Record summary
The RNA shown here (Bacterial RNase P class A) has 365 nucleotides and comes from Arenimonas sp. Rfam family: Bacterial RNase P class A. Rfam classes the family as a ribozyme. Its family is annotated with tRNA processing, ribonuclease P activity and dimeric ribonuclease P complex in the Gene Ontology. It is recorded under the gene name rnpB. Of the family's consensus pairs, 90% are formed in the model. Lineage of the source: Bacteria > Pseudomonadati > Pseudomonadota > Lysobacteraceae > Arenimonas. Model confidence (mean pLDDT): 76 of 100.
RNA sequence: GGAGUUGGCCAGACAACCGCGUCGCGCAAGCGCCGAGGAAAGUCCGGGCUCCACAGAGCAGAGUGCCAGGUAACGCCUGGGCGGCGCAAGCCGACGGCCAGUGCAACAGAAAAUAUACCGCCGAACGGUUGGGUGUCAGAAAUGGUGCUAGACGCGUGGUAAGGUUGAAAUGGUGGGGUAAGAGCCCACCGCCUGCGGGGAUAACGCUGCAGGGCAGGGUAAACCCCACUCGGAGCAAGGCCAAAUAGGGGUGCUAUGGAUCGGCUCGAUCCGCACCCGGGUGUGCUGCUUGAGCCUUGCCGUGAGGCAAGGCCUAGAGGAAUGGUUGUCCAAGACAGAACCCGGCUUAUCGGCCAGCUCCGCCC
Numbered sequence: 001g002g003a004g005u006u007g008g009c010c011a012g013a014c015a016a017c018c019g020c021g022u023c024g025c026g027c028a029a030g031c032g033c034c035g036a037g038g039a040a041a042g043u044c045c046g047g048g049c050u051c052c053a054c055a056g057a058g059c060a061g062a063g064u065g066c067c068a069g070g071u072a073a074c075g076c077c078u079g080g081g082c083g084g085c086g087c088a089a090g091c092c093g094a095c096g097g098c099c100a101g102u103g104c105a106a107c108a109g110a111a112a113a114u115a116u117a118c119c120g121c122c123g124a125a126c127g128g129u130u131g132g133g134u135g136u137c138a139g140a141a142a143u144g145g146u147g148c149u150a151g152a153c154g155c156g157u158g159g160u161a162a163g164g165u166u167g168a169a170a171u172g173g174u175g176g177g178g179u180a181a182g183a184g185c186c187c188a189c190c191g192c193c194u195g196c197g198g199g200g201a202u203a204a205c206g207c208u209g210c211a212g213g214g215c216a217g218g219g220u221a222a223a224c225c226c227c228a229c230u231c232g233g234a235g236c237a238a239g240g241c242c243a244a245a246u247a248g249g250g251g252u253g254c255u256a257u258g259g260a261u262c263g264g265c266u267c268g269a270u271c272c273g274c275a276c277c278c279g280g281g282u283g284u285g286c287u288g289c290u291u292g293a294g295c296c297u298u299g300c301c302g303u304g305a306g307g308c309a310a311g312g313c314c315u316a317g318a319g320g321a322a323u324g325g326u327u328g329u330c331c332a333a334g335a336c337a338g339a340a341c342c343c344g345g346c347u348u349a350u351c352g353g354c355c356a357g358c359u360c361c362g363c364c365c
Base pairs, nucleotide, nucleotide: 001361002360003359004358005357006356007355008354009353010352012330013329014328015327016326017325018324020035021034023032024031025030037336041347042346044345045344046343047342048341049235050234051233052232061231062230063229064228065227066080067079068078069077070076081095082093083092084091085090096226097225101224102223103220104219118164119163120160121159122158125157126156127155128153129152130151132149133148134147135146136145137144138143172190173189174188175187176186177185191215192213193212194211195210196209197208198207200205239287240286241285249278250277251276252275253274254273258272259271260270261269262268294313295312296311297310298309299308300307301306331334
C1' cells in the first nucleotide's frame, strides 16, 4: 500500500423567525422545561402488568432438541465441543433417534434398498458350432459312424461386480495374494462397528490401550412417527373509577271502594300515579400511562454474556392523535423510516462516514 474479517459508534450541522403537543408558573397576556428510532417496522419468540379459569394426574395440540453458563424469561446471548467452508482472521449449522413401525426419492441410470447386470471381462461347468490328433467299427478306397483328447469361437445357458456409463446420493480405501475372470474370497495397513479399560475435561467431547467383528446398519424425521423437556386462555378495545336523563328493570310504602279510555248506562276489558331504596349500565370524563428487569460515569468480580457497589440523571405520553415550516451559511450533500401499555430479543429495511482489534498478500528499511 492492497485485499479481507470481526466488534462498536454517528444518522447532516449551526443560526434566525413562525408554529404544534403534554406539563409547570401566571388573573391574563405570556414565559419556561421536554418533545421519536436504531430499527419506533414485521408482530416472529420471551416476560412484566390485567382479567378469566385452575386439587392432582393424564389425553390432544403447539414448540424446543450437543454441553456448560448468563438472564425475570426465551426459540435470545456468551464460552466450549462436534461437523462443514475458508491459506488465515473468521463464518455457517433444528446438531436426539431411520436395526420400533410406516412412507418418499422427478430425470437419468443395470440398479434408489431390495438386490440386480447395460457395456465390458471370463471360458471353469453344461450345451452348440468348427477344424485337428488319436482309438475303434463299416468299407477295396474315398469316406462315413462312434468314443477319447488338447484347441478355437463366444452362439445359448452360465460365472463376475475389478473397469466404464447415470445421479444430489450406488453397497469401505490402498497394495498384495488368489482366480478361468473376479470379488473381504484371503492377508497387511488405514477406516468403520461393538464391548471393556486407563488417564484428561464440570460436561459435550477428545486422546489412548486391549478384545471381538470382514463390514452388517445407504439417504431422508423443518416426512408421519418415537424419546426427552417446556407450555392454562385472552389481551390496554386488558382492566378499574365517577356517573345522568320527563330512558328502562326490581323492591317497599302511600294513594285506592281511585283515575283515564272504550260505552247512552251497568257489567266488562285495557292502561295508569307519587315517594324512597336497590343494583345494572351506553356515550362523554377520569384512570391504567410511563420511575423503569431505566440511562450515564467510575470501581471491583468474571475469558465472556453478565453481576455487584457508589455517584449522577429524568430523557414523548397523545387520544383523530403534537414532534413541523421558511430563510441563510457550511460540508463528505443527508438513507431507511414515524411512538400509541411497557420491557428483553430475533428478523427485515437503511445514503454516507468514523473508530478499534485481527488475518493474508506485495514493496521498502